The part of an RNA shown here (small-subunit ribosomal RNA, central domain) has 347 nucleotides and comes from an uncultured delta proteobacterium. It matches the Rfam family "Bacterial small subunit ribosomal RNA".
Context: one part of a larger RNA
RNA sequence: CUGGGCGUAAAGGGUCCGCAGGCUGUCGGGUAAGUUGGAUGUGAAAGCUCAAGGCUUAACCUUGGAAUUGCAUCCAAAACUGCCUGACUAGAGUCCAAGAGAGGUUGGCGGAAUUCCCGGUGUAGCGGUGAAAUGCAUAGAUAUCGGGAGGAACACCAGAGGCGAAGGCGGCCAACUGGCUUGGUACUGACGCUCAGGGACGAAAGCGUGGGUAGCAAACCGGAUUAGAUACCCGGGUAGUCCACGCCCUAAACGAUGGAUGCUAGGUAGGGGGAAGUUGCUUCUCCCUGCCGUAGUUAACGCAUUAAGCAUCCCGCCUGGGGAGUACGGUCGCAAGGCUGAAACUC
Numbered sequence: 001c002u003g004g005g006c007g008u009a010a011a012g013g014g015u016c017c018g019c020a021g022g023c024u025g026u027c028g029g030g031u032a033a034g035u036u037g038g039a040u041g042u043g044a045a046a047g048c049u050c051a052a053g054g055c056u057u058a059a060c061c062u063u064g065g066a067a068u069u070g071c072a073u074c075c076a077a078a079a080c081u082g083c084c085u086g087a088c089u090a091g092a093g094u095c096c097a098a099g100a101g102a103g104g105u106u107g108g109c110g111g112a113a114u115u116c117c118c119g120g121u122g123u124a125g126c127g128g129u130g131a132a133a134u135g136c137a138u139a140g141a142u143a144u145c146g147g148g149a150g151g152a153a154c155a156c157c158a159g160a161g162g163c164g165a166a167g168g169c170g171g172c173c174a175a176c177u178g179g180c181u182u183g184g185u186a187c188u189g190a191c192g193c194u195c196a197g198g199g200a201c202g203a204a205a206g207c208g209u210g211g212g213u214a215g216c217a218a219a220c221c222g223g224a225u226u227a228g229a230u231a232c233c234c235g236g237g238u239a240g241u242c243c244a245c246g247c248c249c250u251a252a253a254c255g256a257u258g259g260a261u262g263c264u265a266g267g268u269a270g271g272g273g274g275a276a277g278u279u280g281c282u283u284c285u286c287c288c289u290g291c292c293g294u295a296g297u298u299a300a301c302g303c304a305u306u307a308a309g310c311a312u313c314c315c316g317c318c319u320g321g322g323g324a325g326u327a328c329g330g331u332c333g334c335a336a337g338g339c340u341g342a343a344a345c346u347c
Base pairs, nucleotide, nucleotide: 004318005317006316007301008300012315014201015200016199017198021194022193023192025088026087027086028085029084030083031082033081034080035077036076037075038074039073040072041071042070049065050064051063052062053061054060091191092188093187094186095184096183097182098181099180103177104176105175106174107173108172109171110154115149116148117147118146119145120144121143125136126135162169163168206247207246208245209244210243211242215241216240220236221235222234223233258314259313260312261311262310263309266292267291268290269289270288271287272286273285274284275283276282277281296303297302320347321346322345329340330339331338332337
C1' cells in the first nucleotide's frame, strides 16, 4: 500500500451554497497521453539464487546461468480511461398552464384572557397548602358590573396534517419574496454529482447600545418542610423573556442514520395533483408523509422502494477506558467562551 468500520458498541460535519479537486449519460469519427503486446539498448562489480568446479570437508574461493519485477527508444493494438471532433435526449435545466402550503420579510387589524387604574354594587374575609404560614383585606379586599391603560401570546380549527436545507414556522388581512408538485412535451443539449479550504444561515441561554415590560421568572428576600433544606411546596421578586440594530455559534442542532444516482415482493393509512371510465363511485398514474411486512441484511434489537438490502461516485469521521474536549500554541470573540487539540501518568 491493500484490507475494517460509523442507527443503539468508538465514529455522519448543525444545515445549505459552492471554487479547486475527485467522479461523470447514449451513438459515431479521429488521436494514441494512460493502457496492452513485441523488439533493441541499458539495468557496473560484489552480494542473493541455481549449476558445475577448486582447497582432505566446511566456511571460503572460481566459472557460468538466472535474477535485477526498472528506465529509454522504436514498432504494433485501439477495448477501456484521457484528449479533439460530430451527433443524440433517457440526466440536468428553460418555457407555458394549473395547484397546495404555520416557507421568509414588512406593515396594518382583531377578539379572549391575565395584570394594573377609575367608578358602581356589596361585606368580612380572600389567597394558598398534604396541612399551614408568610402575603392581601374595614384606609373596604376577594366576588360582581361598567369604563380605561398596556404588554405578551394567538383557544377552537388542529391532524403520526402541512411548509422549510437545517435551526424552525400557527389569529386575520395586504404588499414584497424563496422553494415545491402536477400537466403540456415547445426549447437548450450532459450544461451533471459531490465538495477540502471558503461563504451564508443557525433553537435556547448569554453579551453590547437604545427602547419596552402584562404575565412568567434564574439570582435574591420571606413563609413552610426538615436533623439540616443554600432544594422540592407557598408568598414576593430583578435580570431575562418582547422590539430595533450589532455580536455570540453552541445543543440529546436526533431519524443519535452525510449527499447523489440506479436496482430489489406486497398491503394499508394520511396530504397534494393528474388521466380515464359504466360519473358522484371505481381504476390507473406522479409527488410527499406514516404504519405493517417479503427477499435481503443485522451481534442482536431492528431496517426493509423514505433501507440499516444490492451497487457506483464524492465528502466527513472512528481506532481501548481515565487523564480530556483538559494543557500548550494558534485563531475567532467585547466578554462568556468557541474552533483546532495533545502528552506524562494510570487501569